[in-house]
RNA sequence: UCGUGCUCCGGGACGGGGUGAGAUUCCCAACCGGCGGUGAUAGUCCGCUAACUACUCGGUAUCAACUUCAUCUUUUAGGGGUUUGGUAGCAGGUGGCCUGAUCGGUGAAAUUCCGAUACCGACAGUACAGUCUGGAUGGAAGGUAGCACGA
Numbered sequence: 001u002c003g004u005g006c007u008c009c010g011g012g013a014c015g016g017g018g019u020g021a022g023a024u025u026c027c028c029a030a031c032c033g034g035c036g037g038u039g040a041u042a043g044u045c046c047g048c049u050a051a052c053u054a055c056u057c058g059g060u061a062u063c064a065a066c067u068u069c070a071u072c073u074u075u076u077a078g079g080g081g082u083u084u085g086g087u088a089g090c091a092g093g094u095g096g097c098c099u100g101a102u103c104g105g106u107g108a109a110a111u112u113c114c115g116a117u118a119c120c121g122a123c124a125g126u127a128c129a130g131u132c133u134g135g136a137u138g139g140a141a142g143g144u145a146g147c148a149c150g151a
Stems, first nucleotide, its partner, number of pairs: 001151007008143002016028003030131002032121002034048004043119002052096005060088006066081004101117005123134003
């Protein structure tokens, strides 16, 4: 330095005013910005992540068939097994969905910096929510922060 495994870490924000029976949800105003990349620092460039959704189905559960075991006069019923088929769909995999920026300046270089003016923000609940509550003491892009092993 590289690889593998484990551990740890890994999202911010409505103070104020108005209407109303009721709004941190509407109106005025305010505030916030995950991860990797990029000639130079990015919510808006190129990608990624949650949620939702479709397909797939290793494991698992279940149903049927098959097979086997012992009991029994017989029947009914029961235990086990793996094979085949059906159903369900935790995990994993692949896809879908997935919003939004311009102008001026500096510079070798910036849709990233400086100035100005804009815009965007899953689902469920509730008076309509980027900011409240909830799934979530979860998950994740990742960081390589720590440890171990190997080359």
Molecule: FMN riboswitch aptamer (RFN element)
Organism: Rothia sp. ZJ932